[in-house]
Molecule: Bacterial RNase P class A
Organism: Actinomycetota bacterium
């Protein structure tokens, strides 16, 4: 150094022709000129809003989401520090991380026990029975040791298990056992640091299994419905209202004729389908200074950067390179997940191994 972690960036460039959406100009009005034109994810549609309609006194139930402190954000299954916990040698990664001492269940399978529970092996004390045969004797027996039975004691030790009623050691004890003790872990408590999770120390009583991503408890938070929301326009139609019309409206119409309320006017008019709005200038993008550890916020200039609706964003050439991944908008914003050739940068780490 390389291998490792962390964090950002790029995602083929250039010229030419041709083509296709938007806006803007321009004139001879159907041609021409400018100029803009996918993405870090446009994805998945998971989580949260804007906005738009519909609902709504106020409150609870039911459901649902989340869930360690602080702090940021409009909010969040978001973001930064930090504590705790596992992992890694380290850098550094994960973690839905309240509550099992309110209650209810659950613990497969092996195991003897899976929760105030248990005794298979083992250990041990007493009783008996038998066998050995060393010692003792007052020869009656006493006592060892073993094998078996009974009837208790024990949870050390051994076996099962994902977990076995705190570990290690020492003391006791028949044998053991928090039955004392030390020291750790947990609990309570009090001190000290810390905004706070929390961490260190002291003292105490000796001990309590794990599962809430099981019901459940506690704390906080939430109407639905999604831009195919929704709005407006012209015409046409169904219909609905009013007014003229019996002294004649209409049928071009003076008259015959037909017609016998059949006509005219005016308002209102729901859905489709058309056109148009919403539709992209915004919790907006950037230089730079300033705050703060960060997230992030202010302040000042600077910019406008698809907007389609049968739905554009591509193609052909030439060249150069390290020879191009993963995939395309559809109201918009902010997260988070997941796809991704290949390459660039900027810090940091040193167990091995390799120069």
């Nucleotide at each position: 150094u390389c291998u490792g972690c962390a964090g950002g960036c790029c995602g083929g460039g250039u010229g030419a022709c041709c083509g296709c959406g938007g806006g803007c100009c321009u004139c001879u009005c159907g041609a021409g000129g400018c100029u803009c034109g996918a993405g870090g994810a446009a994805a998945g549609u998971c989580c949260g809003g804007a906005c738009a309609c519909c609902g709504c006194a106020g409150g609870g139930c039911a459901g649902g989401a989340c869930g360690c402190u602080g702090g940021g954000g409009a909010a969040a299954c978001c973001c930064c520090a930090g504590g705790c916990g596992g992992c890694g040698a380290a850098a550094g990664c994960c973690g839905a991380c309240g509550g099992a001492a309110a209650g209810u269940g659950g613990c497969a399978c092996a195991g003897a026990a899976a929760g105030g529970a248990g005794a298979c092996c083992g250990c041990c004390a007493c009783g008996g029975a038998c066998g050995u045969g060393a010692u003792c004797u007052c020869c009656g027996g006493a006592g060892a040791c073993g094998u078996c039975c009974g009837c208790g004691g024990u949870a050390a030790g051994g076996g099962u298990g994902a977990a076995a009623c705190g570990g290690u050691g020492g003391g006791g004890u028949a044998a053991g056992a928090g039955c004392c003790c030390a020291c750790c872990a947990g609990c309570g408590u009090c001190g000290u640091g810390g905004c706070g999770a929390c961490a260190c120390g002291g003292c105490g009583g000796c001990u309590c299994g794990c599962c809430a991503a099981a019901c459940c408890c506690c704390g906080u938070c939430c109407g639905g419905u999604g831009c195919a929301a929704g709005g407006c326009g012209a015409u046409g139609c169904a219909g609905g209202c009013c007014c003229c019309g019996u002294u004649g409206a209409c049928g071009u119409u003076g008259c015959c004729c037909g017609c016998c309320g059949a006509g005219g006017g005016g308002c209102c008019g729901g859905g489709u389908g058309c056109g148009c709005c919403g539709c992209u200038c915004g919790a907006g993008c950037u230089g730079c200074c300033g705050a703060g550890a960060g997230a992030u916020c202010g302040g000042c200039g600077g910019c406008c950067a698809a907007g389609a609706u049968g739905g554009a964003u591509g193609g052909u050439c030439a060249u150069c390179c390290u020879c191009g991944a993963c995939a395309g908008a559809a109201u918009c914003c902010g997260g988070c997940u997941u796809a991704c050739a290949g390459g660039c940068c900027u810090g940091c780490u040193a167990c091995g191994g390799a120069a």